RNA sequence: GGAGCCCGGACGCCUAAUCCGGUGGUGCCCCCGGCGUCACCGGAGCCGGGGACCCAUGUCUUUGGGGUGAAUCCGCCGUGUGCGGUAGGGCUUCUCCUGGCCCGAACCCGUCAGCUAACCCGGUCGGCGGGUGAAGGAGAGAUA
Repeated sequence: GGAGCCCGGACGCCUAAUCCGGUGGUGCCCCCGGCGUCACCGGAGCCGGGGACCCAUGUCUUUGGGGUGAAUCCGCCGUGUGCGGUAGGGCUUCUCCUGGCCCGAACCCGUCAGCUAACCCGGUCGGCGGGUGAAGGAGAGAUA
């Protein structure tokens, strides 16, 4: 100096998935308080579903139907956890454009649901990244 492994912190990305407080257990400490962690509870914010009139649908009732999500559809063949494409979606740490790179899944409801005010119900997980590079251009803001 470099690589790898472990622990912790900060920053950034996808996603609604963040923040605040309380109770109890527990660990540590500068100990009548503080910090962390686990379980439960409450709230704010964000997200999703159900649900009138009106409107919409000559519609629906097994060829079932519907929901979350960007993740839908098509072609090929040797039918494979296959190949190619595609609607759509994400990424350069302020924004936009051009360009480049990548994703284009998975799961749920259970015969049932159009929209939908009031109202009702639920979720707030999980997965990743890193120092001069895929970059280039335009603009804004802040500071001096």